This is a predicted complex of two RNAs, RNase P RNA and transfer RNA, with 445 nucleotides together. Rfam match: Bacterial RNase P class A. It is annotated as a ribozyme.
[in-house]
C1' cells in the first nucleotide's frame, strides 16, 4: 500500500416556537372540568413470537404410561434449543468460518430409474476349463450401469482368478501403557476382521418437561328477563383436569338451544436476574464486593411538526500544494439519514437494515 | 395483545401419512358434426407445488428461517 477475515460502539447533533401523554404544584369552577408553570417521554432490534424465566390463577403441582424437546466434551446461568472454552469432522494459502455432532452388531422398514445382481450380493460383456456347440463349470482381476458394486498399491499362487496367502498403506475391534476432568489424543501389540447409506424413517439410550396465559387474576360501580330439553345430589353430574389411569380437593348443580343485558372505573404496572463506573477472581462466558444513577407507562393506544445553525455517506466545480504516475489533501456549489416504532417484565435467538468510526489479526506487492 | 390453521394450473381441490410419474372437475384453445349457436365428440395448451436455506443419491412432501392470507379470545344473570 492493496485484498480479506473477526470482534465492538455509533446509528443525525444544538436551539427556538407550536403541538401531544403521565405525574407534580398553584390558580379558577357551574365540580364536569379547565388555564398557567415545572419534571420525563422508544430501540439497536421496541419486531417475528421461535425458545427459556419471572409473576398470576388453577392443590404448596402428585405418582405411571402415552406425548413431546434436547443430543461431542467441559463450564456459565434464575433458566435456556442460548454465551464460553476445547474436542472431532469438513472448507479455506492463511487469519478464521460452518457442523439438527447420540446410537445402524437391540429390532422392523427404506434405497426409485438404470443395472445381470443393491445388502452377509451378484456372471451382462470379458477371462479360464470341458465340448463339435447359441451349452455346462469355475471366476469379482478388466469392462459396462448407477447416488451407492463389499478397502488400495506390489508380489506369492491359480487352469483363469480371488485376504485365498504375504510385506507396506488406510480403516475397524480388542488389550497395554502414557497425557488429558473430559470429549478425545499420541504410542505399542493382536486378529484378515475390511458386513454399506438412510434414524431433520419408525425406533432405542440419556436427560428435560403439569395446564394456561396481563383479554392471567383481584376489588369496585351498573343494567337485565327468563323459558324449554337433558343429566344429576352419597348407586355423586360436574370441575380443578384440556390425552388416558390411579390418587386428593371442591361438590349441588351442570350442559345445550333460543333469548336479556353491560362494554365503565381502580388495581395487576414497572426498582428490575437493573444502568454506570472501579478493584479482584477466571483463558473466556461470567462471577463478587465497592461506589454512584433514577431513567416511559398509553388504553383506540402520547412521544410529533415547522425554523434556524451546523452536519456523514454520495454528485459536480476549479485547477492550489504534493507525487513521475495513479492518486492523496486542503478550496467552493449541490445534498441532506436506512430499517422502523413500547403496551405484563426480563435473558436470548432470528429477521430488517442508507452508512460510518475504532480495534486484532491474516495474505500479496514495494522500500529500508 | 394472546391463541391457532392454511397456501399445489384461471378458480375449487386430491396427493405429503410411508420422499422416486405432479393429477381430478369446471374453465380455455384448435377442429369435426349443424345453415348459425347451444350441445356433444376427438386433439392440446397451460403448474417457480408461497419463497429461500439444509437432511438425502433424489424433496410438493421431512427440517428450520421469512412471506401472505383466514379464524377464535371480554364480562354478567
Nucleotide at each position: 500500500u492493496g485484498g480479506g477475515u473477526u470482534g465492538g460502539c455509533c446509528g443525525g447533533a444544538c436551539g427556538a416556537u407550536c403541538g401531544c401523554g403521565c405525574g407534580g404544584u398553584u390558580c379558577c369552577u357551574u365540580c364536569g372540568g379547565g388555564a398557567g408553570c415545572c419534571u420525563c417521554g422508544a430501540g439497536g432490534a421496541a419486531g417475528g413470537u421461535c425458545c427459556g424465566g419471572g409473576c398470576u390463577c388453577c392443590a404448596c403441582a402428585g405418582g405411571g404410561c402415552a406425548g413431546g424437546g434436547u443430543g461431542g466434551u467441559g463450564g456459565g446461568u434464575a433458566a435456556c434449543a442460548c454465551c464460553c472454552a476445547c474436542c472431532c469432522g469438513a472448507g479455506g494459502u492463511g487469519a478464521c468460518u460452518c457442523g439438527c455432532g447420540g446410537g445402524a452388531c437391540a429390532g422392523u422398514g427404506c434405497c426409485a430409474c438404470a443395472g445381470a445382481g443393491a445388502a452377509c450380493a451378484g456372471a451382462c460383456c470379458g477371462c479360464c476349463u470341458c465340448g463339435c456347440a447359441u451349452g455346462a463349470g469355475g471366476u469379482a482381476a478388466g469392462g459396462g450401469u448407477g447416488a451407492a458394486a463389499c478397502g488400495g498399491u506390489g508380489g506369492u499362487g491359480c487352469a483363469a482368478g480371488a485376504g485365498a496367502c504375504c510385506a507396506c498403506c488406510a480403516g475397524u475391534g480388542c488389550g497395554g501403557c502414557g497425557g488429558g476432568u473430559g470429549a478425545c489424543c499420541g504410542u505399542c501389540g493382536c486378529a484378515g476382521c475390511u458386513c454399506g447409506g438412510c434414524a431433520a424413517a419408525c425406533c432405542c439410550c440419556a436427560c428435560c418437561u403439569g395446564g394456561a396465559g396481563c383479554a392471567a387474576g383481584a376489588c369496585c360501580a351498573g343494567a337485565c328477563a327468563g323459558u324449554g330439553a337433558g343429566c344429576g345430589u352419597u348407586c355423586g353430574a360436574g370441575g380443578g383436569c384440556g390425552g388416558c389411569c390411579c390418587g386428593c380437593c371442591c361438590g349441588a348443580g351442570c350442559u345445550c338451544a333460543c333469548g336479556g343485558g353491560u362494554a365503565g372505573g381502580u388495581c395487576g404496572c414497572u426498582g428490575g436476574a437493573g444502568g454506570a463506573g472501579g478493584u479482584c477472581g477466571g483463558c473466556a462466558a461470567c462471577g463478587a464486593c465497592c461506589u454512584u444513577c433514577g431513567u416511559a407507562g398509553a388504553u383506540g393506544g402520547a412521544u410529533g411538526a415547522u425554523c434556524g445553525u451546523c452536519g456523514a455517506a454520495c454528485g459536480g466545480g476549479a485547477g492550489g500544494c504534493c507525487g513521475c504516475a495513479a492518486g492523496g489533501c486542503a478550496c467552493c456549489c449541490g445534498g441532506g439519514a436506512a430499517c422502523a416504532g413500547a403496551a405484563c417484565c426480563c435473558g436470548g435467538c432470528c429477521u430488517a437494515g442508507a452508512g460510518g468510526c475504532c480495534a486484532g489479526c491474516c495474505c500479496g506487492u514495494c522500500c529500508g | 395483545c394472546g391463541g391457532g390453521c392454511c397456501g399445489u394450473g384461471g378458480c375449487g381441490c386430491a396427493g405429503c401419512u410411508u420422499g422416486g410419474u405432479a393429477g381430478c372437475g369446471c374453465g380455455c384453445u384448435u377442429g369435426a358434426c349443424u345453415g348459425g349457436g347451444g350441445g356433444u365428440c376427438a386433439a392440446g395448451a397451460g403448474g417457480u407445488c408461497g419463497c429461500g436455506a439444509g437432511u438425502u443419491c433424489g424433496a410438493a412432501u421431512c427440517u428450520c428461517g421469512c412471506c401472505g392470507g383466514c379464524c377464535c379470545g371480554a364480562c354478567c344473570a